[in-house]
RNA sequence: GGGGCUGUAGGGUAGCAUGGUCCAUCCUAGCUGCUUGGGGUGCAGUUGACCUGAGUUCAAAUCUCAGCAGCCCCA
Numbered sequence: 001g002g003g004g005c006u007g008u009a010g011g012g013u014a015g016c017a018u019g020g021u022c023c024a025u026c027c028u029a030g031c032u033g034c035u036u037g038g039g040g041u042g043c044a045g046u047u048g049a050c051c052u053g054a055g056u057u058c059a060a061a062u063c064u065c066a067g068c069a070g071c072c073c074c075a
Stems, first nucleotide, its partner, number of pairs: 001074007010028003020058001029047006051067005
């Protein structure tokens, strides 16, 4: 230099093909309450995310383009 793949809560992960009850799944974590003399465990509730920007569309995590970051292959 050329080509390809990936980017979703603090960490991990499903959803992406074929856009539509998605103000988005689950695990873990955090917080609050109950349980306990206290801690732990357990139970209940709750908090929090689609890498950035633009485009297409009635509707975008999903499609398109550009950028950024990471990984792989070729030279």
Overview: Predicted 3D model of a 75-nucleotide RNA (transfer RNA) from a Thermoplasmatota archaeon. Taxonomically the source falls in Thermoplasmatota (Archaea, Methanobacteriati). It matches the Rfam family "tRNA". The family's RNA type in Rfam is transfer RNA.